[in-house]
RNA sequence: GCUCCUAUAGUGUAGCGGUGAUCACUGAGGACUUUGAAUCCUCCAACGUCAGUUCGAAUCUGACUGGGAGCU
Numbered sequence: 001g002c003u004c005c006u007a008u009a010g011u012g013u014a015g016c017g018g019u020g021a022u023c024a025c026u027g028a029g030g031a032c033u034u035u036g037a038a039u040c041c042u043c044c045a046a047c048g049u050c051a052g053u054u055c056g057a058a059u060c061u062g063a064c065u066g067g068g069a070g071c072u
Base pairs, nucleotide, nucleotide: 001071002070003069004068005067006066007065010025011024012023018055027043028042029041030040031039048064049063050062051061052060
């Protein structure tokens, strides 16, 4: 330098172009308990950036940025 893969809560993860963006752990509050543990309930928290296509984009396309693999 070229090619390919990948990017979603703090972490991991799901998501036929139309969902209130899923679940688990973590975190906060509560129930239960004499206290604690365990269990249960509620809540907070996310689509890498910029464009394009579309009535509608996390999803399709391009560029950039980060990560990974291969070739030279």
Overview:
Transfer RNA from a Methanobacteriota archaeon, 72 nucleotides, folded computationally. It matches the Rfam family "tRNA". It is annotated as a transfer RNA. Lineage of the source: Archaea > Methanobacteriati > Methanobacteriota. The sequence is in RNAcentral, with records from ENA. Its mean pLDDT, the model's own confidence on a scale to 100, is 82.